[in-house]
The RNA shown here (transfer RNA) has 73 nucleotides and comes from a Candidatus Nomurabacteria bacterium. Its Rfam family is "tRNA". Rfam classes the family as a transfer RNA. About the family: Transfer RNA (tRNA) molecules are approximately 80 nucleotides in length. NCBI's taxonomy places the organism under Bacteria, Bacteria candidate phyla, Candidatus Nomuraibacteriota. Model confidence (mean pLDDT): 81 of 100.
RNA sequence: GGGGUAUUAGCUCAGCUGGUAGAGCGCUUGGUUCGCAAUCAAGAGGUCGCGAGUUCGAUUCUCGCAUACUCCA
Numbered sequence: 001g002g003g004g005u006a007u008u009a010g011c012u013c014a015g016c017u018g019g020u021a022g023a024g025c026g027c028u029u030g031g032u033u034c035g036c037a038a039u040c041a042a043g044a045g046g047u048c049g050c051g052a053g054u055u056c057g058a059u060u061c062u063c064g065c066a067u068a069c070u071c072c073a
Stems, first nucleotide, its partner, number of pairs: 001072007010025004019056001027043006049065005
C1' cells in the first nucleotide's frame, strides 16, 4: 500500500426482505425473609462508531472517515 470482518444499553450479543430497537447478565425500587442469599414483579438506561448520499421512511442499501482484528505484499 491492497483485500476481508467487526463497531447496537454498563458488559456479552440478537435484530429476517428498509417500516416505532430487543434478550441475558448487571443496576435501581418493591414483595416474600428476623436479616442475607435465592426467587418474583416493576423500572431506569440507546443521537444503533462519525459524516454524507438514495428513499415517503435507513441499525439495515451506497460512499467516505475512524478504531480493533485478520490475510496478502